[in-house]
RNA sequence: GAAGUCGGCCGGACGAUCGCGGCCCCCGCGUGCGGGGGCGGAGGAAAGUCCGGGCUCCGCAGGGCAGGGUGCCAGGUAACGCCUGGGGGGCGUGAGCCCACGGAAAGUGCCACAGAAAACAAACCGCCCAAGUCGCCGCGAGGCGAACGGCAAGGGUGAAAAGGUGCGGUAAGAGCGCACCGCGGCGCUGGCAACAGUCGCCGGCACGGAAAACCCCACCCGGAGCAAGACCAAAUAGGGGAGCGCCAGCGUGUGGCCCGCACGGCUCCCGGGUAGGUCGCUACAGGCGUCCGGUGACGGGCGUCGCAGAUGAAUGAUCGUCCUCGACAGAACCCGGCUUACAGGCCGACUUCCUCC
Numbered sequence: 001g002a003a004g005u006c007g008g009c010c011g012g013a014c015g016a017u018c019g020c021g022g023c024c025c026c027c028g029c030g031u032g033c034g035g036g037g038g039c040g041g042a043g044g045a046a047a048g049u050c051c052g053g054g055c056u057c058c059g060c061a062g063g064g065c066a067g068g069g070u071g072c073c074a075g076g077u078a079a080c081g082c083c084u085g086g087g088g089g090g091c092g093u094g095a096g097c098c099c100a101c102g103g104a105a106a107g108u109g110c111c112a113c114a115g116a117a118a119a120c121a122a123a124c125c126g127c128c129c130a131a132g133u134c135g136c137c138g139c140g141a142g143g144c145g146a147a148c149g150g151c152a153a154g155g156g157u158g159a160a161a162a163g164g165u166g167c168g169g170u171a172a173g174a175g176c177g178c179a180c181c182g183c184g185g186c187g188c189u190g191g192c193a194a195c196a197g198u199c200g201c202c203g204g205c206a207c208g209g210a211a212a213a214c215c216c217c218a219c220c221c222g223g224a225g226c227a228a229g230a231c232c233a234a235a236u237a238g239g240g241g242a243g244c245g246c247c248a249g250c251g252u253g254u255g256g257c258c259c260g261c262a263c264g265g266c267u268c269c270c271g272g273g274u275a276g277g278u279c280g281c282u283a284c285a286g287g288c289g290u291c292c293g294g295u296g297a298c299g300g301g302c303g304u305c306g307c308a309g310a311u312g313a314a315u316g317a318u319c320g321u322c323c324u325c326g327a328c329a330g331a332a333c334c335c336g337g338c339u340u341a342c343a344g345g346c347c348g349a350c351u352u353c354c355u356c357c
Stems, first nucleotide, its partner, number of pairs: 001353010012322007020041001022039008043328001047339002050337005055225004067221005072086005087101001088099004102216002107214002110209002124155002126151003133146005163181006182205001183203005188197003229279004239270006250264005284306001286305008323326001
């Protein structure tokens, strides 16, 4: 200098005027409005609503069934499907990146096309006649040939063909035997563990793939959600209780009818609850700085800061100056994650290659 990997950060700046909603102070009155002043007013993702938790109510959720989720190991955390560290596999020269990564010798099912055969095994081309069998020849011993017999080395098909290489062996062959490699089991060693080992012994090999097929195993999960939920409480209608009055008349009910009884009146009280209002509501598993422990995620101590809270729902517009001319995008109970979108720019660590000293 060129390519690249990983991590962190910023996301137009300043000023003026007007406007919008929140809080505080002062003044005025018609007491919830008007005027004046001050303070602060979107994000790194506020998004998708995909996980986890707080909070609230229903309720008491211990076990089982059903359903759903997670799935190598250890740790972090309020918790997680998140994060950190490690193991294993794959990719990259490398820094690094990616992985739903338990079980396929419990069971059931599946493996397109091609192919003889896709896992109980099997034989299209091919190889072989040692024994047996069959055919032919021979008086006979025997010879020649063959598949309905033997084989699975070679060819061919396929994403995948039942360990690989070599030597021996054989009629031809074959873990059939042996050596090495691979595989499986047990042990030993290291490690908390996942797992690893140039280690030892055993087994000729019994283990094709796929569990993001059913399934099995282990662990986790009660449901609904701030329109949760709590409080205050008009008008109108209706309910309950107490007292007074009327029980003269009228009406209604009971009753076949009469008598009788109850209600309809007034006053007071109570409960539920609509409109409306208040709370929940923003202070927190909080931000920043520093020290300590830890490889790290993170934890602890000390100091410091106060940072939107609307409910028809505010956070905007115009002008001026400047620059590198400005992306994706707007809170609605809160928090921790993941994922997705994003013009441009800054910082740090590291890798590979080239050149020069």
Bacterial RNase P class A from a Pseudomonadota bacterium, 357 nucleotides, folded computationally. The coordinates come from a structure-prediction model, not an experiment, and the mean pLDDT is 78. The organism belongs to Pseudomonadota, within Bacteria.